Small-subunit ribosomal RNA, central domain from Rhodomyrtus tomentosa, 351 nucleotides, folded computationally. Taxonomically the source falls in Rhodomyrtus (Eukaryota, Gunneridae, malvids, Myrtaceae). Model confidence (mean pLDDT): 85 of 100.

Context: one part of a larger RNA
RNA sequence: UUGGGCGUAAAGCAUCUGUAGGUGGCUUUUUAAGUCCAUCGUCAAAUCAAAGGGCUCAACCCUAGACAGGCGGUGGAAACUACCAAGCUGGAGUAUGGUAGAGGCAGAGGGAAUUUUCAGUGGAGCGGUGAAAUGCGUAGAGAUUAGAAAGAACAUCAACGGGCGAAAGCACUCUGCUGGGCCCACACUAACACUAAGAUGCGAAAGCUAGGGGAGCAAAUGGGAUUAGAUACUCCAGUAGGCCUAGCCGUAAAUGAUGGAUAUUAGGCCCUAUGCGUAUCGACUCGUGUAGUGAUGUAGUUAACGGGUUAAGUAUCCCGCCUGGGGAGUACGUUCACAAGAAUGAAACUC
Numbered sequence: 001u002u003g004g005g006c007g008u009a010a011a012g013c014a015u016c017u018g019u020a021g022g023u024g025g026c027u028u029u030u031u032a033a034g035u036c037c038a039u040c041g042u043c044a045a046a047u048c049a050a051a052g053g054g055c056u057c058a059a060c061c062c063u064a065g066a067c068a069g070g071c072g073g074u075g076g077a078a079a080c081u082a083c084c085a086a087g088c089u090g091g092a093g094u095a096u097g098g099u100a101g102a103g104g105c106a107g108a109g110g111g112a113a114u115u116u117u118c119a120g121u122g123g124a125g126c127g128g129u130g131a132a133a134u135g136c137g138u139a140g141a142g143a144u145u146a147g148a149a150a151g152a153a154c155a156u157c158a159a160c161g162g163g164c165g166a167a168a169g170c171a172c173u174c175u176g177c178u179g180g181g182c183c184c185a186c187a188c189u190a191a192c193a194c195u196a197a198g199a200u201g202c203g204a205a206a207g208c209u210a211g212g213g214g215a216g217c218a219a220a221u222g223g224g225a226u227u228a229g230a231u232a233c234u235c236c237a238g239u240a241g242g243c244c245u246a247g248c249c250g251u252a253a254a255u256g257a258u259g260g261a262u263a264u265u266a267g268g269c270c271c272u273a274u275g276c277g278u279a280u281c282g283a284c285u286c287g288u289g290u291a292g293u294g295a296u297g298u299a300g301u302u303a304a305c306g307g308g309u310u311a312a313g314u315a316u317c318c319c320g321c322c323u324g325g326g327g328a329g330u331a332c333g334u335u336c337a338c339a340a341g342a343a344u345g346a347a348a349c350u351c
Stems, first nucleotide, its partner, number of pairs: 003323004007305002012319001015201001017199001021195003025088004031082001033081002035077009051063004091192001092189003096185001097183003103178007110154001114150004119145003125136002163170002207248006217241001221237004259318006267296001269294001271292007301306001324351003333344004
């Protein structure tokens, strides 16, 4: 490589869009490239396999020939793939009408808390811990009352099992702009689809560059303790950072450790959005459809655990990836990056 695999043993790209490529609904027609049938030519001889024969056997030698297969020609078939032409509506999409939502971006506003500050009251402690001490405080702290300022985050509602988004992620309130989904009926286009190498976007936190901002918290750092020591756990302080704007970085146990799409295969139960019927004055209720989100569970599946119409069942298509442990996600080279580093990615050796 083939084969076999990828939830947990090695293995699903963090995620989306999309080019080439691969694959692809139904009906009729054309062609005959693939496909199938027939036939012809050729594939030297020797050799090999097999049949018959000759050397006493064998090795060896001789004779005649076949199957399968490759390439090419000719004639035919037309189911399937492909091609040509025409059509269809179930896949896909567009439009109309509704609808839920922390989906995104921008602007404005809000209250609680914290810290600081100013003023008043007051007068000796406060703080912290296992216990203490460093620390703050008669230059008036802590406590309390009223005012002011600042930055960051938005309690309850809130969901056990809620919602939205491709993922990362998204929650105080209002306004503006804007993306997507779902439902219903029917109108339109007429296969316009699926996947996706390379490619373009987006991508938590930390980190980087420039300019702001800096309340609380807090790597580093300083001090107090603990301890044999204590570069820690604990305490007092505290700088980057956390925040905003404009860029960069491109990684996470980026997880459902489960790629995407389509079809199909028992049920009953809960929740979310929405439609219909029943019921009612109305809201409930009951039955049912679609889309989503859950717990349980049958068949079948799995090494087991488990998963089980949201499959890890049964099938098809496309992509990515794996091939004993260590060495090693290392070295070297290349590409990217301001850097930190990222991406690609071995071998010797060893068990």